[in-house]
């Protein structure tokens, strides 16, 4: 340099053929429980879906460029 794949919550990951309010587990915080913790139960917060554009009535999803990562080729 070329090709393929990936980038979504603090972390690990979902999200069907483009459609409803972007979710789960874990973690953090609060409460219950306990002599106090752990475990368990309940609740809440937490998102520029890597960035910038485009297509569309509608984009995490499709297209273009860029950034970062993994693998392969030279």
């Nucleotide at each position: 340099g070329c090709g393929u794949c990936c980038g979504u919550a603090g972390c690990u990951c979902a999200a069907u053929u483009g459609g409803a309010u972007a979710g789960a587990g874990u973690g953090c915080c609060g409460g219950c429980c306990u002599a106090c913790g752990a475990a368990g139960c309940c609740g809440a917060a937490g998102g520029u879906u890597g960035c910038a554009g485009g297509u569309u009535c509608g984009a995490c999803u499709c297209c273009u460029g860029c950034c970062g990562g993994a693998c392969g080729c030279g």
Transfer RNA from Planctomycetes bacterium HGW-Planctomycetes-1, 74 nucleotides, folded computationally.
It matches the Rfam family "tRNA". Rfam describes the family as follows. Transfer RNA (tRNA) molecules are approximately 80 nucleotides in length.